[in-house]
RNA sequence: UUUUGAAAAAGCCAAACCUGUUGUGAAGCAGGGACGGAAAGCCACGGAUCUGAUAUUUAUCAUAAGAUAGCCGGGUUGCCUUG
Repeated sequence: UUUUGAAAAAGCCAAACCUGUUGUGAAGCAGGGACGGAAAGCCACGGAUCUGAUAUUUAUCAUAAGAUAGCCGGGUUGCCUUG
């Protein structure tokens, strides 16, 4: 530098749900919680899904940047371990 793996060791993250709060909404944030994860760290570049508005059956837009990175692909960084 590249690669294998979650089996071990040290650890990490946190689904659903509940409470509070922000937002038109999808959803986000904080606390509790733990379904799971080997990048479930980060990035909205491409696709997909969802929200809002307009038109009407399929497209466009998001006023700085609509949301989802735990939907997939891609980019980038990283612990331990195998080769």